Predicted 3D model of a 368-nucleotide RNA (Bacterial RNase P class A) from a Planctomycetota bacterium. Taxonomically the source falls in Planctomycetota (Bacteria, Pseudomonadati). It matches the Rfam family "Bacterial RNase P class A". The family's RNA type in Rfam is ribozyme.

[in-house]
RNA sequence: CCUGGUCUCCGGACGAUCGCCUGCGGCUCGCCGCCGCAGGAGGAAAGUCCGGGCUCCCAAGGGCAAGGUGGUGGGUAACGCCCACCGUCCGCGAGGACAGGGAAAGUGCCACAGAGAACAGACCGCCGUCCGCCGCCGCGAGGCGGCGCCGGCAAGGGUGAAACGGCGAGGUAAGAGCUCACCGCGGCCCGGGCGACCGGACCGGCACGGCAAACCCCACCUGGAGGAAGACCGAGUAGGAGGAUCGCGCGGCCCGCGCCCAGAUCCUCGGGUAGGUCGUUCGCGGGCGUCCGCGAGGACGCCCCUAGAGAAAUGAUCGUCGCCGCCUGCGGGCGGAAGCAGAACCCGGCUUACGGGGACCAGGCACU
Numbered sequence: 001c002c003u004g005g006u007c008u009c010c011g012g013a014c015g016a017u018c019g020c021c022u023g024c025g026g027c028u029c030g031c032c033g034c035c036g037c038a039g040g041a042g043g044a045a046a047g048u049c050c051g052g053g054c055u056c057c058c059a060a061g062g063g064c065a066a067g068g069u070g071g072u073g074g075g076u077a078a079c080g081c082c083c084a085c086c087g088u089c090c091g092c093g094a095g096g097a098c099a100g101g102g103a104a105a106g107u108g109c110c111a112c113a114g115a116g117a118a119c120a121g122a123c124c125g126c127c128g129u130c131c132g133c134c135g136c137c138g139c140g141a142g143g144c145g146g147c148g149c150c151g152g153c154a155a156g157g158g159u160g161a162a163a164c165g166g167c168g169a170g171g172u173a174a175g176a177g178c179u180c181a182c183c184g185c186g187g188c189c190c191g192g193g194c195g196a197c198c199g200g201a202c203c204g205g206c207a208c209g210g211c212a213a214a215c216c217c218c219a220c221c222u223g224g225a226g227g228a229a230g231a232c233c234g235a236g237u238a239g240g241a242g243g244a245u246c247g248c249g250c251g252g253c254c255c256g257c258g259c260c261c262a263g264a265u266c267c268u269c270g271g272g273u274a275g276g277u278c279g280u281u282c283g284c285g286g287g288c289g290u291c292c293g294c295g296a297g298g299a300c301g302c303c304c305c306u307a308g309a310g311a312a313a314u315g316a317u318c319g320u321c322g323c324c325g326c327c328u329g330c331g332g333g334c335g336g337a338a339g340c341a342g343a344a345c346c347c348g349g350c351u352u353a354c355g356g357g358g359a360c361c362a363g364g365c366a367c368u
Stems, first nucleotide, its partner, number of pairs: 001364011012321007020040008042340001046351002049349005054226004066222005071085005086100001087098004101217002106215002108211003123157002125153004131148007165183002168180003184206001185204003189200004230278004240269007247259004285304008323336005
């Protein structure tokens, strides 16, 4: 220097001017308005994928169903997140990936190709104790070779993602765990580790292919809906219920009694709608230091307060510094400023989108 890997940090600072939103104060009887002061987006505010807080509804307890999770040990309020370790696989390596319990409980599936795909199978092939035919040799008994039938075999070839342990030796007509060594597999024991697991000894005999993000079995977890959740206040010349008077009936009037069908006035009552207040931002919150821990993280001490609302404000320009690039006479000069995006109850994660910086490590090339 090139190509890679892992981890980590930042996403400008200050000031001035002009705007926007919210709160407080002042002018104002009060509103509007004006003036002043203070505060005003992110590392992902995003996707809404997990886990919680909070709220309402439901709920004795237990079981079934349904869904989810799945190596081990930790962290955490909790998690499907994070850390450390283990195993398998990938990479020359730094490192990376894993939905990583159970396939000798059961059921099911294994396309195409292939003879045969799980109580397997014989296409090419290898072999010949028996039989038939043919050819050659031999005086003969017979021998050699070929083909067919029949039979043995599964070493080699071929198909496939996968071929019923692998490889080597012995053995054999040819072969075969048929026998043996090593590896694999299973059982049992010993040692190490909290554990996943690792190392070793002995025995067995090849019996047991793969798939559980197929059904299933095992262990553990899970009630539902969500902030438009929900709580409180609550108008109207909207409407409802009750009462009184007027009213209607008892021939008229007064009293009394009855009727409330329609209407008018007044009073009382509770329910809802519009609307308002709360929920709503101090929270399992951050920063620094010390100690504990390999780490995720934890304990203690000190400090900080940081938008909130309603279809919804958070912007622009200039200057100085800082940053990046180029040039340099090393004093400086010139140029550049972006990308993803934008709160709506709040946290912890994950994932996705984006611009730049740094550290360490691996492989390679060149030079000293």
The RNAcentral record of the sequence draws on ENA. A source record names the gene rnpB.